[in-house]
């Protein structure tokens, strides 16, 4: 530099003229880093492993562009241990914008964009 790839989830009941939007239960967890756990290997080492830790992405504005600016959610308790917000146990919590009876799960911008990954 090029090519390809790059997000999951509403099932049941209730109220109501009307709700996959409210209420009760249910269900889902992007990318990189870290990681005491698990697997493989004689070994060097390799692979998997955090929604709530450290960062990033999706939105909006400015700019011819490179790029710049703004916005951007959530975790405690106990256990083991030299060491864990990552392991084990328990209980919580969070999820852009526009639409619509108030939406993480429906429809839409989006046959888009992108953190990044793989290959050449």
């Nucleotide at each position: 530099u090029g090519u390809u790839c790059a997000g999951g989830g509403c099932g049941a009941g209730g109220u109501g003229c009307g709700a996959u939007u409210c209420c009760u239960c249910a269900c889902u967890g992007g990318c990189g880093g870290u990681g005491a756990c698990g697997g493989g290997g004689u070994a060097a080492c390799c692979c998997g492993a955090a929604g709530u830790c450290c960062g990033c992405g999706a939105g909006c504005c400015c700019a011819a562009g490179a790029g710049g600016g703004c916005a951007u959610g959530a975790c405690c308790u106990g256990g083991u241990g030299c060491g864990a917000u990552u392991c084990c146990a328990g209980g919580a919590c969070c999820a852009a914008c526009g639409g619509u009876a108030c939406a993480g799960u429906c429809c839409g911008g989006a046959u888009g964009g992108a953190a990044g990954a793989a290959c050449a």

Model confidence (mean pLDDT): 82 of 100. This is a predicted structure of a 120-nucleotide RNA (FMN riboswitch aptamer (RFN element)) from a bovine gut metagenome. It matches the Rfam family "FMN riboswitch aptamer (RFN element)". Its family is annotated with FMN binding in the Gene Ontology. Of the family's consensus pairs, 96% are formed in the model.